RNA sequence: CUCUUAUCCAGAAAGGUGGAGGGAAAGGCCCUGUGAAACCUUAGCAACCAGUUUUGGCGAAUACCCAAAAUGUUAGGUGCUAACUCCUGCCCGGUUCGGCACUGCUUGAACCAGGGAAAGAUAAGAA
Numbered sequence: 001c002u003c004u005u006a007u008c009c010a011g012a013a014a015g016g017u018g019g020a021g022g023g024a025a026a027g028g029c030c031c032u033g034u035g036a037a038a039c040c041u042u043a044g045c046a047a048c049c050a051g052u053u054u055u056g057g058c059g060a061a062u063a064c065c066c067a068a069a070a071u072g073u074u075a076g077g078u079g080c081u082a083a084c085u086c087c088u089g090c091c092c093g094g095u096u097c098g099g100c101a102c103u104g105c106u107u108g109a110a111c112c113a114g115g116g117a118a119a120g121a122u123a124a125g126a127a
Base pairs, nucleotide, nucleotide: 002126003125004124005123006122007121008120013042014041015040016039017038021031022030023029026088027087028086043081044080045079048077049076050074051071052070053069054068055067056066057065085119090116091115092114093112094111095110096109097108098106099105100104
């Protein structure tokens, strides 16, 4: 860097170094000298993977393997700790207004905790 699968409306910050950017990109809208990015320390959140426990399946078996649930105590592996992935874009649906026409068509405008896609992030696996 590429592919597959799952998740993305919840949750969780202090200190030190640093010294102007950051929120992926575009457009918005925000954060930031009451201190950005980055690095370090400590703390926390979460539960993807591992671990542990329970139940079920298979089985001769308290083994291995598979599935589900629970757990956050494991000097476990990652991740995360402003804003829904901060919002939008592309397709579909719905509502209202407009236009045409006579209860249907249109896509001109606005809106929606609506559905899906794309892109992105994270995890697990694969090449």
The RNA shown here (SAM riboswitch aptamer (S box leader)) has 127 nucleotides and comes from an uncultured Balneolaceae bacterium. Model confidence (mean pLDDT): 81 of 100. It matches the Rfam family "SAM riboswitch aptamer (S box leader)". Gene Ontology term of the family: regulation of gene expression.